[in-house]
Context: one part of a larger RNA
RNA sequence: ACCUGCGAGUUGUUUUCUGUGGCAAGGUUAAGCGUUUAAGACGCGCAGCCGAAGCGAAAGCGAGUCUGAAUAGGGCGUUUGAGUCACAGGGAGCAGACGCGAAACCAAGUGAUCUACCCGUGUCCAGGUUGAAGGUUGGGUAACACCAACUGGAGGACCGAAUCGUUAAGCGUUGAAAAGCUUUCGAAUGAGGUGCGGGUAGGGGUGAAAGGCUAAUCAAACUUGGAGAUAGCUCGUACUCCCCGAAAUGCAUUUAGGUGCAGCCUCUGUUAUAUUGGUAUGAGGUAGAGCGACUGAUUGGAUGCGAGGGCUUCACCGCCUGUCAAUUCCGGAUAAACUCCGAAUGCGUACCAAGAAAAGAUAGGGAGUGAGGGCGCGGGUGCUAAGGUCCGCGUCCGAGAGGAGAAGAAUCCAGACCGCCGGCUAAGGCCCCCAAAUAACGGUUAAGUUGAACUAACGAAGUCGUACUGCAAAGACAGCCGGGAUGUUGGCUCGGAAGCAGCCAUUCAUUCAAAGAGUGCGUAACAGCUCACCGGUCAAGCAGUGCGGCGCGGAUAAUACUCGGGCAUAAACCGUUUGCCGAAGCCGCGGAUGUGUGAAGAACACAUGGUAGGGGAGCAUUCCGCGCAGUGUAGAAGAUAAGGGACGACCCUUGUUGGAGCGUGCGGAAAAGCAAAUGCAGGU
Repeated sequence: ACCUGCGAGUUGUUUUCUGUGGCAAGGUUAAGCGUUUAAGACGCGCAGCCGAAGCGAAAGCGAGUCUGAAUAGGGCGUUUGAGUCACAGGGAGCAGACGCGAAACCAAGUGAUCUACCCGUGUCCAGGUUGAAGGUUGGGUAACACCAACUGGAGGACCGAAUCGUUAAGCGUUGAAAAGCUUUCGAAUGAGGUGCGGGUAGGGGUGAAAGGCUAAUCAAACUUGGAGAUAGCUCGUACUCCCCGAAAUGCAUUUAGGUGCAGCCUCUGUUAUAUUGGUAUGAGGUAGAGCGACUGAUUGGAUGCGAGGGCUUCACCGCCUGUCAAUUCCGGAUAAACUCCGAAUGCGUACCAAGAAAAGAUAGGGAGUGAGGGCGCGGGUGCUAAGGUCCGCGUCCGAGAGGAGAAGAAUCCAGACCGCCGGCUAAGGCCCCCAAAUAACGGUUAAGUUGAACUAACGAAGUCGUACUGCAAAGACAGCCGGGAUGUUGGCUCGGAAGCAGCCAUUCAUUCAAAGAGUGCGUAACAGCUCACCGGUCAAGCAGUGCGGCGCGGAUAAUACUCGGGCAUAAACCGUUUGCCGAAGCCGCGGAUGUGUGAAGAACACAUGGUAGGGGAGCAUUCCGCGCAGUGUAGAAGAUAAGGGACGACCCUUGUUGGAGCGUGCGGAAAAGCAAAUGCAGGU
């Protein structure tokens, strides 16, 4: 891992509701007793319980009563008659109460053959080294002290086997081993090692102290019991079909992943509305707007009360102002907690009409939910950040399959009762992958822009369209040829300043077809080149401004590339048109179930996605009662193969095997259905 078997809402009791039955203003017995064909049945038993009357704390009174001074008012009752017993079922309470699961707590016991410490009694430590005190002899001293040699043999002394330990690395890690092996290392006469016998016990022991050890178990051992501890937590909870179908909200909570009440779902009964449209009539202060209508905020200009500063003066007076600034005037503009105003929607009420469906209201039985989420719109918060967060309105996912979006819960289309090798469409598509146009017409783009998403300011004779202003056969624009002069080197300044460093100017005048007291380059200053301007040549458009379309640059993300791919100059983009494809949508044909109309299971209409959850109808298994004068050695159950039937759970027939029981109809009772629980046991 697979297969087989086992494996979870039960039982007792109390209570409530529904159904069925008995009796009924009544209903019913309990313990116990008797009879008996004896786990049974029948009878007796009226103690008790529920109901038929309530009100009051009570005495008590009573269709009333309590409060009260009250014959007042008010509260609770009556007037509206149904209960009770039993059985079955849906809930609730008490019990282990659907099953499995703690860590823990307590009690009584068992353990010191492991290990910690202690007591008693034994035993063990190769070999080598060092050489303390003391002593002896000699020297030495007044005597000591002291010195030398020899002797001596101390030490938690030294080196190092046994022994005890375990520093480091490697190996081992389903090991040879639930702690080892190899090499290395520490102690090795000591606070040393060790044998045997004994002692200390669980909130206790023992501990040179690590919360260590106390039998591979220790921040409280192990065994059994209380015990099915408790678990607002996790996991699991077994056959079928049909109808309806949620919630993730509000308030409260030692409450926040729990619970109570309400909301939303379902079932049963009863009612007569709900909803939509129209008309009428109301409440309101949002969007917007406005502010010489308030409260605030606020800008430019004019005026400049007043203040500050400066000047002046012996002082007063006075004058000035790149400062601040009241009021008023002109103009601009602002607010969730401003409003002189003020919608659209939405909401309340009345009437009229439509409307007939799994729409409303209400009483009762049963729930689940009380972590929500995305998207669009109106807002708060945040950075007008977030797949952020908090509200409101809507929608979908949740609990929704199908088609489109390459893929993709919630985006677009569209709500799947079943069957069909029939048809039409939606979104979206029609070159190939890939069903359908290599469709038609008119434009745009040259960037592979684009065909997916996604930025900008800014820059540019990209290109198309459009509007306008000028110039132009009296010849424009561009090119080419030629001219571009004189007073004058204008004046000033300056070392110099001559069109061209700078300053000034009534930048003037002359000759002209035209030519600036000069557009740029250039020189130290001149010179030189050039432009404006004019003529010629040429020949027909040229110069500029604004707006719009599509493009260009700007353009940068972490593993090589790509529009889904191939690829495409259209198969891109904009516009117009026709056709086609395309879904579980719609239609057609056949079938099933439910609801309504209906006398009808005729017919017609409508409905039938679905998690939690409510309701309805069934299938199968085991046992029991009654019937079938059921069935079976002329072959039961079981196994197996084939065929048939039922929407389905499942059922039937036949063959083979098997070798002794088994079925069917109507009822009854349950140890009554497995894929899951890191389920349990066995097998492979």
This is a predicted structure of a 684-nucleotide part of an RNA (large-subunit ribosomal RNA, domain II) from Bacteroidales bacterium Barb4. It matches the Rfam family "Bacterial large subunit ribosomal RNA". The full RNA is in RNAcentral, with records from Rfam. Its mean pLDDT, the model's own confidence on a scale to 100, is 84.